[in-house]
The RNA shown here (transfer RNA) has 74 nucleotides and comes from a Planctomycetaceae bacterium. It was read from a public genome assembly. It matches the Rfam family "tRNA". About the family: Transfer RNA (tRNA) molecules are approximately 80 nucleotides in length. Rfam classes the family as a transfer RNA.
RNA sequence: GGCCCGUUGGUCUAGCGGCAGGACACAAGGUUCUCAGCCUUGCGGCGCGGGUUCGAUUCCCGCACGGGUCACCA
Numbered sequence: 001g002g003c004c005c006g007u008u009g010g011u012c013u014a015g016c017g018g019c020a021g022g023a024c025a026c027a028a029g030g031u032u033c034u035c036a037g038c039c040u041u042g043c044g045g046c047g048c049g050g051g052u053u054c055g056a057u058u059c060c061c062g063c064a065c066g067g068g069u070c071a072c073c074a
Stems, first nucleotide, its partner, number of pairs: 001070007010024004018054001026042006047063005
């Protein structure tokens, strides 16, 4: 450098054109003498830019980062 794949809250992960869901963590409340645990509620996310579309996290292009593979170099 070529080709292929991936990027979703603090962490892990589902979804893949029409309000982005779950687990853990965190916060508040309940339970408890206290803590843990358990229950309820809440908080919080589609890497960046552009295109297509009535509508893009999803499709297309470029970039960034990560991974795989091949080549170059020696």